[in-house]
RNA sequence: AGGAGAGUAGCUCAAUUGGUAGAGCACCGGCCUCCAAAGCCGGGGGUUGCGGGUUCGAUCCCUGCCUCUCCUGCCA
Numbered sequence: 001a002g003g004a005g006a007g008u009a010g011c012u013c014a015a016u017u018g019g020u021a022g023a024g025c026a027c028c029g030g031c032c033u034c035c036a037a038a039g040c041c042g043g044g045g046g047u048u049g050c051g052g053g054u055u056c057g058a059u060c061c062c063u064g065c066c067u068c069u070c071c072u073g074c075c076a
Stems, first nucleotide, its partner, number of pairs: 001072007010025004019056001027043005049065005
């Protein structure tokens, strides 16, 4: 330099061929317990990497850029 893949909650990941984003763990509160853990119930938490475009509507389609991983190559 070229090619491929990935980026969504604090972490790991979903979202059925575009219809307005959810789960587990973690965190907070409650129940239980002498206390705690485990278990049960409830709750908070998101500019879907950053811009632009298409569309009535974008996590999803198109485009530029950024970061990470892998592959190929160039110079030394």
Predicted 3D model of a 76-nucleotide RNA (transfer RNA) from Fidelibacterota bacterium UBA7303. The source organism's lineage runs through Bacteria, Pseudomonadati and Fidelibacterota. Rfam family: tRNA.